[in-house]
The RNA shown here (small-subunit ribosomal RNA) has 1539 nucleotides and comes from an Elusimicrobiota bacterium.
RNA sequence: AUGGAGGGUUUGAUCCUGGCUCAGAGUGAACGUUGGCGGCGUGCUUAACACAUGCAAGUCGUGCGGUUUUACGAAAUCCAAGGGGGUAACCCCAAGGAGUUCGUGAAAUAGCGGCAAACGGGUGAGUAACACAUGGAUAACCUUCCUCUAAGAAGGGGAUAACCCCGGGAAACCGGAGCUAAUACCCUAUACCGUUGUAAUGUGAAAUUCGUUACAAUGAAAUCCCUAACCGGGCUUAGAGAUGGGUCUGUGGUCUAUCAGGUUGUUGGUAGGGUAAUGGCCUACCAAGCCUAUGACGGAUAUCCCGACUGAGAGGUUUUUGGGACACAAUGGAACUGAGACACGGUCCAUACUCCUACGGGAGGCAGCAGUGAGGAAUUUUGCGCAAUGGGCGAAAGCCUGACGCAGCGACGCCGCGUGAAGGAUGAAGUUCUUCGGAAUGUAAACUUCUUUUAGAGGGGACGAAACCCUUGCUUGUCAAGGUUGACGGUACUCUCAGAAAAAGCCCCGGCUAACUACGUGCCAGCAGCCGCGGUAAUACGUAGGGGGCAAACGUUACUCGGAUUUACUGGGUGUAAAGAGUGAGCAGGUGGGAAGAAUAGUCGCUGGUGAAAUCCCUAAGCUUAACUUAGGGCAGUCUAGCGAAACUUUCUUUCUUGAGUGUGGGAGGGGAGAUUGGAAUUCCUGGUGUAGCGGUGAAAUGCGUAGAUAUCAGGAGGAACACCGAUGGCGAAGGCGAAUCUCUGGACCAUUACUGACACUGAGUCACGAAGGCUAGGGGAGCAAACAGGAUUAGAUACCCUGGUAGUCCUAGCUGUAAAUGGUGCUUACUUGGUAUGGUGGGUGUCGACCCCUGCCGUGCCGGAGCUAACGCGUUAAGUAAGCCACCUGGGAAGUACGGCCGCAAGGUUGAAACUCAAAGGAAUUGACGGGGGCCCGCACAAGCAGUGGAGCAUGUGGUUCAAUUCGACGCAACGCGAAGAACCUUACCUGGGCUUGAACUGUUAGUGGUAUCUCGGUAGAAACAUUGGGAGACCCGCAAGGGAGCUAACAGAGGUGCUGCAUGGUUGUCGUCAGCUCGUGUCGUGAGAUGUUGGGUUAAGUCCCGCAACGAGCGCAACCCUUAUCUUAUGUUGCCACUCCGAUUCGUCGGAAGCACUCUUAAGAAACUGCCCCGGAUAACGGGGAGGAAGGUGGGGAUGACGUCAAAUCAGCAUGGCCUUUAUGUCCAGGGCUACACACGUGCUACAAUGGCCGAUACAAUGAGAAGCGAAACCGUAAGGCGGAGCAAAACUCAAAAAAUCGGCCUCAGUUCAGAUCGUGGGCUGAAAUUCGCUCACGUGAAGGCGGAAUUGCUAGUAAUCGCUGAUCAGCAGGCAGCGGUGAAUACGUUCCCGGGCCUUGUACACACCGCCCGUCACACCACGAAAGUCAGGUGUAACAGAAGUCCUCUUUUAGAGGCCCAAGUUAUGACUGGUAAUUGGGGUGAAGUCGUAACAAGGUAGCCGUACGGGAACGUGCGGCUGGAUCACCUCCUUU
Repeated sequence: AUGGAGGGUUUGAUCCUGGCUCAGAGUGAACGUUGGCGGCGUGCUUAACACAUGCAAGUCGUGCGGUUUUACGAAAUCCAAGGGGGUAACCCCAAGGAGUUCGUGAAAUAGCGGCAAACGGGUGAGUAACACAUGGAUAACCUUCCUCUAAGAAGGGGAUAACCCCGGGAAACCGGAGCUAAUACCCUAUACCGUUGUAAUGUGAAAUUCGUUACAAUGAAAUCCCUAACCGGGCUUAGAGAUGGGUCUGUGGUCUAUCAGGUUGUUGGUAGGGUAAUGGCCUACCAAGCCUAUGACGGAUAUCCCGACUGAGAGGUUUUUGGGACACAAUGGAACUGAGACACGGUCCAUACUCCUACGGGAGGCAGCAGUGAGGAAUUUUGCGCAAUGGGCGAAAGCCUGACGCAGCGACGCCGCGUGAAGGAUGAAGUUCUUCGGAAUGUAAACUUCUUUUAGAGGGGACGAAACCCUUGCUUGUCAAGGUUGACGGUACUCUCAGAAAAAGCCCCGGCUAACUACGUGCCAGCAGCCGCGGUAAUACGUAGGGGGCAAACGUUACUCGGAUUUACUGGGUGUAAAGAGUGAGCAGGUGGGAAGAAUAGUCGCUGGUGAAAUCCCUAAGCUUAACUUAGGGCAGUCUAGCGAAACUUUCUUUCUUGAGUGUGGGAGGGGAGAUUGGAAUUCCUGGUGUAGCGGUGAAAUGCGUAGAUAUCAGGAGGAACACCGAUGGCGAAGGCGAAUCUCUGGACCAUUACUGACACUGAGUCACGAAGGCUAGGGGAGCAAACAGGAUUAGAUACCCUGGUAGUCCUAGCUGUAAAUGGUGCUUACUUGGUAUGGUGGGUGUCGACCCCUGCCGUGCCGGAGCUAACGCGUUAAGUAAGCCACCUGGGAAGUACGGCCGCAAGGUUGAAACUCAAAGGAAUUGACGGGGGCCCGCACAAGCAGUGGAGCAUGUGGUUCAAUUCGACGCAACGCGAAGAACCUUACCUGGGCUUGAACUGUUAGUGGUAUCUCGGUAGAAACAUUGGGAGACCCGCAAGGGAGCUAACAGAGGUGCUGCAUGGUUGUCGUCAGCUCGUGUCGUGAGAUGUUGGGUUAAGUCCCGCAACGAGCGCAACCCUUAUCUUAUGUUGCCACUCCGAUUCGUCGGAAGCACUCUUAAGAAACUGCCCCGGAUAACGGGGAGGAAGGUGGGGAUGACGUCAAAUCAGCAUGGCCUUUAUGUCCAGGGCUACACACGUGCUACAAUGGCCGAUACAAUGAGAAGCGAAACCGUAAGGCGGAGCAAAACUCAAAAAAUCGGCCUCAGUUCAGAUCGUGGGCUGAAAUUCGCUCACGUGAAGGCGGAAUUGCUAGUAAUCGCUGAUCAGCAGGCAGCGGUGAAUACGUUCCCGGGCCUUGUACACACCGCCCGUCACACCACGAAAGUCAGGUGUAACAGAAGUCCUCUUUUAGAGGCCCAAGUUAUGACUGGUAAUUGGGGUGAAGUCGUAACAAGGUAGCCGUACGGGAACGUGCGGCUGGAUCACCUCCUUU
């Protein structure tokens, strides 16, 4: 010493900058859903809005006179039951009763009087102030009640309420007459003492003011109670204390400069007044001050503090409850009383409002406690009690107290408790999911055992209470004992009883952030704090199951702090991200060199005072615990006083020279200002020569020229600018400065070290300078040239290009004051490795010298180390390390805009916001992609050639159109003779019509079936399917049997689908491309994405190989291995072959056989080719050129083989498959039709256009292949197609099978032909149930277009192109297509400038869906906020006036009423500026999936871009002038690095 966490989101990815957002804590809260109990707190944040009703301040009879009631006593009066007497009237006695008066006691209290009411309680409107906080001052003051001390209370007097009488008034209340008391009021006396005056004196920094002394004057009082009397309470005068206040003052705490000047009682003085007291507090006079950039004045907002919340802290926010202070009491003003008020429940006046009224006049003030209305998202009972604590009065009892103590209401907050515990698996049922097996809910439940907090019921039952007081006692006291008093409350607490019984919800589950599945929905409904989800498989919407979190609460909303080091004191930045003023001079301010001494303001130490309490922290204690409460301690200041220290800063004094400046001696320079002079060039003018063009462009035209241009020569005029030198070279603060000479003038540098002695640095405001453009006035005007005009270009061309051309550019005098005014880098000082070049100027050594070398200072560049930086880069000229001062920044847009101020002639400049809107905007670097960027290289890519396509006819495919249907798919290359290796039916998916519904085919379960399944022959209607009907045959497998299987029928599961989704998929395929690429491991470099390797120099068909290299290796590709072809060898020898030998036949050509395997050939296995050999070139390498040999020569030819990946490429209609849809139909069967249509367009082909040909005749030479439901020979028939026929052949044997072009002979003779064959007619043939829609073929006849093809475009480099035929697959039949085969057999390639495609390296980028990218502005539409605006409304406020209530003060007066005056509130009038609201219209701005016009920017963005300025234009923009690189590319120069 207890204390510090981050995440998401800009990008394809990365690092940084930077905002937005989340997780935390909190609240006087509110809202939504839910809700068991208790304790402690807390509860109008809005309308200081209006208030019904009740209560919230009274008390004292021991101050006073009365009054009322009552008790007792007394007195007199009256009445009188009853008794007695009496005839009666009536008389006597009399209990008792009534009122009156007096006395005493008790109770009460309207009035006089005293004290209190100035406290307590409420609220926060005003207030930016001595209001508050804190510390001082009062030599400038007051203080009732209380305490202490001292001294007193003597003698008189006159009134007045109450009361009574009269009167007015509706009431409130008032007037008059009369009586009376006091602790009410007045006078006199006395004066310890006070006050005042005068004088002296003391303390002190300071005294008319304080103290003391002397003298003079002057100033008091009240009594009451109990008494026999004290006592006690009260009174007066003084002093002291305590308490409470008044006043002054240092310091501290909001925003705004788009508030910069304010002030006239203002600042000070003198005199007076006033106050408890100082003071312009007030008045008169005098002076002219005072405040202010350290923010006056104005405006806005706001009670302040202790504290509270947050935070690691520093801070930030806040002022509800509790406490201290202030202010206010419907609004405004005023005083009275009093110790204290200018007074919440007092007075007076004014105003607004409300109420009563008899209309004359009156009453009222909840921001006290409850409560009501209103406002609002929102905040309680018209409760109980003075028992406790506290307050007022009283001697006291006591009375009063909505202060307070309690209770009630509200989950509003904090805290505590509970809703059960243990066991319990066949893991029940249900539910959800499922790969159908199961899994989850889940020990959860049920069930067994146990417990009973809380709630419920019933018993007991507090603490808080001790006093005052009363009684008693004594030691007479702040004494002791006893007694009395409870709203809360029958509450807390405790005991007993019964029973798991009565008690769980809310939010969330895409990431951040703990927690996942199903269904529904289908960019809809909705969610969302940020990023973002939802367009048919949504863990993101809604529901369900499951899960996570918290829990009597849980979420949401609002606000505060935090995270945010995102205002940075702790603790940030400014080259390119936001940010260095365009540059300097310089006042204030800030900061400041060495030494000594003094002071002690800052600073440091110690001590005293204060910093209220509560809160907070620590330690204890009390409520069962906790919250809560109590006790003790701690913490707490930019405060104050005293004492001390003297290093640093500061102040003062003295001094120093190194900072700074001066002097002296020098040289360098486009530094500045003025004047003068010069030559080259352009243009114009004059003259000469000369003739038809000139000029201009990509190409042209406008323009000039036969009236003589351009060209050329001579002369002249005029203006502007100064080639070469000239250079990352010089000078200047910057802007900027360039011919030469002269005059004037500023600064820097070097040398010297004589002088001054800190004189310095920076610099808000201020002042000065400040490119280009622009403005004013006057000149000037050659060239150039905004605007403008014309010509071109273009879709357009308000541009780029061309021809002209005016302002302007130039000068003089002013103004403007801005630029990418840039090194995008403020100034100054110091320190920190180097190399090299250059300008200026010194020193040293050597040398005769030129000069070379070494070295110092000042400047200007480049490279580079450490260090720094996000990186790029900077790097002694710092962006390194430090110090001082100034300026500036705080997300993007709105916007450098609006309003206001200042400046300007204007243009405009400067200062400079907000609403609203977005979640980014941005910097550097990386990998790609792209470029109308660059370099290198390749390819039938171009070029050189050959043959074509595009024109014709036909075939075929596609589009379109049509149709009942013309089924579907494929669409640049990479769809279109493609799927389809073959649609008459079938195929077939389409259309029309007719049928079937567990179905045409499959599986299972259950039931049924036995003349049943199955086979077969018929009939009827029908197009058939199918329906119906008749006859015949009829037991398949296992098993002895029973039975089972198979079959059929029925029902149920379920089948079926060429229905959708190729953007849910598998598989397959195309394409870049047979292009040479694509990657990995380890290492290394970089913060990182990434780089390196793979780049470089050569070479290759090739990332092929060699060399080099922070790389070393490896993999997939390349090549090779495979097949085929070309040569040879060996083997084989039938069905192949026939050279030699033999036999036979012969038309003498030859044929057959035997034998044979030499040759050809077949099939196998080998050999051969490797730059191996030679020469040359090359780095001695790789490799290249030439040659030899060889059948073949440099991968020999051809094929198969297709890296990582791209295109959401193609295919759900080959197949498979998720999901969705359909189920008497989108399934299935059948007949017919369609896929074959036809104005047209395109692709791919065939045949031609002819003589290198056509026709006729003759005649020669192949290869690959195929064949049994097949190929089919010979012979015969037919003109032919074909027919008949059936030998041979499952094939080296037989057949298809004839090869054709070629060759030989003849005819044709350039023509729509003896070319060409379309079309059509007639008659045949073949296949097939079937040939009409819709097949092929033959014969005869017919005889179209077409005479080599526009723009454009395709293939091909050798056995290739071209040309000629042959075979096969599919197939009943159908080939001009496709797949193969052989025959004949060329031309050309100089070369890589260009077109296309590709590879590698490099460069720019605002692209990354990657140029088919991105993106700008006008216009149109919708919405939103804002500005301007004729006006209009409101508010506070200033000025000048009017008027003036109550009231204090003053004057007069008969001293009473009254009159007058000063001041003054509300009010009224005029006027000014300000602030706010609103407004026709208007302006720009922002936002908005698919609007219009263009294409300005990003690549050299197709005219490099941008800045300032001016003009112009629908718009982005264009052009002029000056500037910048934040411009690509090529060349050159300079410089640097390395060798």
The sequence is in RNAcentral, with records from ENA and SILVA. It matches the Rfam family "Bacterial small subunit ribosomal RNA".